[in-house]
Large-subunit ribosomal RNA, domain IV from a metagenome, 354 nucleotides, folded computationally. Rfam family: Bacterial large subunit ribosomal RNA.

Context: one part of a larger RNA
């Protein structure tokens, strides 16, 4: 000095990114016990009162129930209470600093996010608001199901059959869940254009028996061979409807009222359609420490509220919401060495001697 553990006067979170860490607190009986709620809860809510030992005392009651006694044919009832056992309450009195004496052994309360909950997770830096969740809704599938796994047999699904089975999304429970099918996705629909393999086989092209020609060359059937047009042909794609708890999407500008100020109204413009509830400076607000309220003597965080939403919004769910969280944020109260400020004390080591 470094670690581990004790103890501290006077203050009590002035520490600090934040009570991290460490204190209090703790058990049992008794009293009592709020808001709010899904009525079960919240609750060991909070806040309190007692807790040793000894006499009465072999307390009161309880549990067991022997010898015995009595009735019975008998099986077996009845009476009795000995021993053991276990035992709260109360009065009186004793002792200590200190009686749940020690080891063990909840700190509490309020407000707000966000997930309903128990669960589940980055084994070796993340435990959550992530993931799941049970409800809730879409889509598929008629059984040799549909999806999955194998190249196949074959298996799973399933010895199940639509109250199944798969997959997608949301994510208890309450009130809800506006509008847009133009774009892309799925589902249907076949009249028309487009459209591949193939069929088809117009026409052209190379060779040459032969013909023409003095020649150079030219013409050139059959066959062979290489090209190949109309024409006819499926799905799909165009194209024509449905479908948003499919993917997604949800407007600008200018005027306008008898103080200002604001526009219920009007008028243009464009879109597929222009954001409804409901909630809003928020786990989403740049200006922003936005502006009033509220707590502090003093508040960039925190609560109510406002609406000017840079870029909230309805199963990529919107809002609430009891219970519940080793989740985040804020205040209070007890408590303290976290601090003012630091000091002692033990043990281990460090580090000096031998």
């Nucleotide at each position: 000095c470094u670690g581990u553990g004790g103890u501290u006067a006077a203050g009590g979170a002035a520490c600090u990114c934040g009570g991290c860490a460490a204190a209090c607190u703790a058990c049992c009986u008794c009293u009592g016990u709020a808001a709010c709620u899904u009525c079960g809860g919240g609750a060991u809510a909070a806040a309190g009162a007692g807790g040793a030992c000894c006499u009465u005392g072999u307390u009161a009651g309880g549990g067991u129930g022997a010898u015995g006694g009595g009735c019975u044919u008998g099986c077996g009832c009845c009476c009795g209470g000995a021993g053991c056992u276990u035992g709260a309450g109360a009065a009186g009195g004793u002792g200590g600093c200190a009686c749940a004496a020690a080891c063990c052994a909840g700190g509490g309360g309020g407000a707000a996010g966000c997930g309903a909950c128990u669960g589940u997770u980055u084994a070796c830096u993340a435990a959550a608001a992530a993931c799941a969740c049970a409800g809730c809704a879409g889509u598929g599938u008629g059984c040799c199901a549909a999806g999955c796994c194998g190249u196949a047999a074959g298996g799973c699904g399933c010895u199940g059959u639509a109250u199944a089975c798969a997959c997608u999304g949301u994510g208890a429970c309450g009130c809800c869940u506006g509008c847009c099918c133009g774009g892309u996705g799925c589902c249907g629909g076949a009249a028309g254009g487009u459209u591949a393999c193939g069929g088809g086989g117009a026409a052209g092209g190379g060779u040459u028996a032969g013909c023409c020609g003095u020649a150079a060359g030219g013409c050139g059937a059959a066959g062979c061979u290489c090209u190949g047009a109309a024409c006819c042909u499926a799905a799909g794609c165009c194209c024509c409807g449905g479908u948003a708890a499919a993917c997604g999407g949800c407007g600008g500008c200018c005027g306008u009222a008898a103080c200002u100020a604001u526009a219920a109204c009007g008028g243009u413009c464009c879109u597929a359609a222009g954001g409804u509830a409901g909630c809003g400076a928020a786990a989403u607000u740049c200006c922003u420490u936005g502006u009033c309220g509220g707590g502090u003597a003093a508040g960039u965080u925190c609560c109510g509220a406002c609406c000017u939403g840079c870029a909230c919004g309805a199963a990529u769910g919107g809002c609430g919401u009891a219970a519940c969280g080793a989740c985040u944020u804020c205040c209070c109260u007890a408590c303290u060495g976290u601090c003012u400020c630091a000091a002692c004390c033990a043990c281990a080591g460090a580090c000096c001697c031998a």